Record summary:
Predicted 3D model of a 67-nucleotide RNA (transfer RNA) from Diacronema lutheri. Its Rfam family is "tRNA". Rfam classes the family as a transfer RNA. The prediction has a mean pLDDT of 82. Lineage of the source: Eukaryota > Pavlovophyceae > Pavlovales > Pavlovaceae > Diacronema.
RNA sequence: GAUGUUAGCUCAGUGGUAGAGCAUCUGCCUUACAAGCAGAUGGCCAUAGGUUCAAAUCCUAUACAUC
Numbered sequence: 001g002a003u004g005u006u007a008g009c010u011c012a013g014u015g016g017u018a019g020a021g022c023a024u025c026u027g028c029c030u031u032a033c034a035a036g037c038a039g040a041u042g043g044c045c046a047u048a049g050g051u052u053c054a055a056a057u058c059c060u061a062u063a064c065a066u067c
Base pairs, nucleotide, nucleotide: 001067002066003065004064005063008022009021010020011019016053024040025039026038027037028036046062047061048060049059050058
């Protein structure tokens, strides 16, 4: 100097209610397990400021990680 930081994990989300897959839990199915189906839980969006009617998103600083 560049890139990145969002759910337990891997990742989307280019200013207007934060999502998916896997995982976890519950139910259905099964003699039972797995698979499958339905539903649920889980986020102060790294931290602190700024801009804006409104910020995960734009700007600045800081921290951490990778190159």